Annotation:
Predicted 3D model of a 524-nucleotide part of an RNA (small-subunit ribosomal RNA, 5' domain) from an uncultured bacterium. It matches the Rfam family "Bacterial small subunit ribosomal RNA". Rfam links the family to the GO terms structural constituent of ribosome and ribosome. The prediction has a mean pLDDT of 88.
[in-house]
Context: one part of a larger RNA
RNA sequence: GAUUGAACGCUGGCGGCAUGCUUUACACAUGCAAGUCGAACGGCAGCGGGGGCUUCGGCCUGCCGGCGAGUGGCGAACGGGUGAGUAAUGCAUCGGAACGUGCCCAGUCAUGGGGGAUAACUACGCGAAAGCGUAGCUAAUACCGCAUGCGCCCUGAGGGGGAAAGCGGGGGAUCGCAAGACCUCGCGUGAUUGGAGCGGCCGAUGUCGGAUUAGCUAGUUGGUGGGGUAAAGGCCUACCAAGGCGACGAUCCGUAGCGGGUCUGAGAGGAUGAUCCGCCACACUGGGACUGAGACACGGCCCAGACUCCUACGGGAGGCAGCAGUGGGGAAUUUUGGACAAUGGGGGCAACCCUGAUCCAGCCAUGCCGCGUGAGUGAAGAAGGCCUUCGGGUUGUAAAGCUCUUUCAGACGGAAAGAAAUCGCCUCUCCUAAUACGGGAGGUGGAUGACGGUACUGUCAGAAGAAGCACCGGCUAACUACGUGCCAGCAGCCGCGGUAAUACGUAGGGUGCAAGCGUUAAUC
Numbered sequence: 001g002a003u004u005g006a007a008c009g010c011u012g013g014c015g016g017c018a019u020g021c022u023u024u025a026c027a028c029a030u031g032c033a034a035g036u037c038g039a040a041c042g043g044c045a046g047c048g049g050g051g052g053c054u055u056c057g058g059c060c061u062g063c064c065g066g067c068g069a070g071u072g073g074c075g076a077a078c079g080g081g082u083g084a085g086u087a088a089u090g091c092a093u094c095g096g097a098a099c100g101u102g103c104c105c106a107g108u109c110a111u112g113g114g115g116g117a118u119a120a121c122u123a124c125g126c127g128a129a130a131g132c133g134u135a136g137c138u139a140a141u142a143c144c145g146c147a148u149g150c151g152c153c154c155u156g157a158g159g160g161g162g163a164a165a166g167c168g169g170g171g172g173a174u175c176g177c178a179a180g181a182c183c184u185c186g187c188g189u190g191a192u193u194g195g196a197g198c199g200g201c202c203g204a205u206g207u208c209g210g211a212u213u214a215g216c217u218a219g220u221u222g223g224u225g226g227g228g229u230a231a232a233g234g235c236c237u238a239c240c241a242a243g244g245c246g247a248c249g250a251u252c253c254g255u256a257g258c259g260g261g262u263c264u265g266a267g268a269g270g271a272u273g274a275u276c277c278g279c280c281a282c283a284c285u286g287g288g289a290c291u292g293a294g295a296c297a298c299g300g301c302c303c304a305g306a307c308u309c310c311u312a313c314g315g316g317a318g319g320c321a322g323c324a325g326u327g328g329g330g331a332a333u334u335u336u337g338g339a340c341a342a343u344g345g346g347g348g349c350a351a352c353c354c355u356g357a358u359c360c361a362g363c364c365a366u367g368c369c370g371c372g373u374g375a376g377u378g379a380a381g382a383a384g385g386c387c388u389u390c391g392g393g394u395u396g397u398a399a400a401g402c403u404c405u406u407u408c409a410g411a412c413g414g415a416a417a418g419a420a421a422u423c424g425c426c427u428c429u430c431c432u433a434a435u436a437c438g439g440g441a442g443g444u445g446g447a448u449g450a451c452g453g454u455a456c457u458g459u460c461a462g463a464a465g466a467a468g469c470a471c472c473g474g475c476u477a478a479c480u481a482c483g484u485g486c487c488a489g490c491a492g493c494c495g496c497g498g499u500a501a502u503a504c505g506u507a508g509g510g511u512g513c514a515a516g517c518g519u520u521a522a523u524c
Stems, first nucleotide, its partner, number of pairs: 001524004006520005013371006020363001021329001026327003030324003035074003040071002043067002047065003050061004081282003090207007099199003104195008112146001114144002121136006152161003166187006174181002208254003215245003220242008257279004261272004284305005307318004335361001337360003343357001344355004374404004384395004408465001410460005418451001423445008468513005473494003479508005489496002
């Protein structure tokens, strides 16, 4: 000099854009942060409506809009947080072969026929609660067989094995009392092939300090058989052999998430890893598996432990390193805000619902950037202050005065973009028996804004509301007076202060930076 997620002291006008627990991976009150689908299903608690009955109090009826709870599907493995652990099971770069893959895309072939349950519900019971039991009834895209199986898997090549589920829209002829059959379209389901993206695994190279750590290792190193996994492999197991690593630093100890980057520097390098992006690890502590395409799973389960809470003392409940917020620690770090309008995500045919992701707003000069605190003129060089050799000098064109302007702030008006998709209508086109339904393209119309009456803009008034901080001995830009008298004090280094201190304190003056300025800490 540059820099910072900074803090402290003094001061503080406005705006834009960013950033904001670096410390106790300490403990957490409260609210919210993952739901959705009635176009899978049986139903119907509550709300609104229709119908029926009525003694006018009400009662009955899933009939309709819908829908709590329940079965079932998908999601909950994403998104969000933190950096404890980890020196290599990580990360970065370059390669590899023995793998998996829900949703998505492309292709091929199917979607036939049956069965038995169970929750909800009803009845009874146990319990303080959390919750649970017994009996009975019922549905499905829940569950289980049978058939078939292009392809698929196994094979001793003969053969053997193995699947599915329906739901909704529309409709001319025919059948049917009707439901519907039937046709067609869409969504789904099963098998299989390929793709995309994603993930699992392996190798090489690189990746902090300590030798006052020199030897380490028995599943250890390799082989064979077996097991296990989606998959190679001591990954596991039995047997056999005696290997494997190490001064090119094994092992041990300490420290640490890694990278893109960031800061500094001419560079080489050094330091660092907040915000943003990629990867990893963790979710009260330790262990474990279940479900699933995917987890050994932050807001799932089980066991153990510590802690907190409820209890009728028998027994139960919980996990903010999600967003806010509280206590504590600390020099120190924000609101228990708004909205799903946009972007994105989950579910759904859709309407739509959910979304503390996100978009916004709030707080803080924490940082960066921009603007303002007025402009011109004005010598009687006013008054006052300070200094003085008492002549004057300086503050100083500074003020006043005169002439102007009105940014920003203030008041009153106008007023966006961010929002065109989804949707309706029309035309064309594809599917089709179909001018129906549905898909695609084009045109056209309308709805939707948290921010917010915000940005921006017009008018009004009046210089009106807006400057401080540090320093002035040398380094280092900037000097005098008074007070003090080795005292009080200053100080980054050298050093000042013991009676004329440009070095302490105050004042006048000056210098530097400026809504900041200094100090401290830290890095180059």